[in-house]
Molecule: transfer RNA
Organism: Candidatus Omnitrophota bacterium
């Protein structure tokens, strides 16, 4: 230096035929069961969908730049 592939709550992930209030598991917090802890139900918190800009009535999702991990080729 050239390509591919990823970036989405603490964490692992799904959504990528544009149009849902952005969802799953797992962890967090309370509250119930228990003498006490575990399991087991309940209800809740928490997300600039890497970052910036274009398209468009609308963009996590099309497009282009940038950054950052990771494999490849040189």
């Nucleotide at each position: 230096g050239g390509g591919c592939a990823g970036c989405u709550g603490g964490c692992g992930c799904a959504g990528c035929u544009g149009g849902a209030u952005a969802g799953c598991g797992c962890g967090c917090u309370u509250c119930c069961u228990u003498g006490a802890c575990a399991u087991g139900g309940a209800a809740g918190a928490g997300g600039u969908c890497a970052c910036a800009g274009g398209u468009u009535c609308g963009a996590a999702u099309c497009c282009u730049g940038u950054g950052c991990u990771g494999c490849c080729c040189a």